[in-house]
RNA sequence: CGCUGAACAGGGUAAACCCGGCGAAAGCCGGGGACACAAAGCUUCCGGUCUACAGGACUUCGGUCCCACGACAGCGGGGUUGCCGGC
Numbered sequence: 001c002g003c004u005g006a007a008c009a010g011g012g013u014a015a016a017c018c019c020g021g022c023g024a025a026a027g028c029c030g031g032g033g034a035c036a037c038a039a040a041g042c043u044u045c046c047g048g049u050c051u052a053c054a055g056g057a058c059u060u061c062g063g064u065c066c067c068a069c070g071a072c073a074g075c076g077g078g079g080u081u082g083c084c085g086g087c
Stems, first nucleotide, its partner, number of pairs: 002087004012037002017032006035074001041080003045077003048072003055066004
């Protein structure tokens, strides 16, 4: 440097659910809690997914539809940093 995760060391993160907070929502933050994870560290660059306040279109005035500038890194890819071990 490349490939790799069967066993090892120190450990790390924390799904669902519950409580509190923020948000129009998706979702996020804190506490509890562990389904899992070898990048479940970081990054929206690409694809995907979710939401639709504002805005726009329509309306039988009830509402319906469109839309990311919002969100997901625990959906996939890319970029970037990194622990231990094996080859």
c-di-GMP-I riboswitch aptamer from a Gammaproteobacteria bacterium, 87 nucleotides, folded computationally. It was read from a public genome assembly, where an Rfam model found it.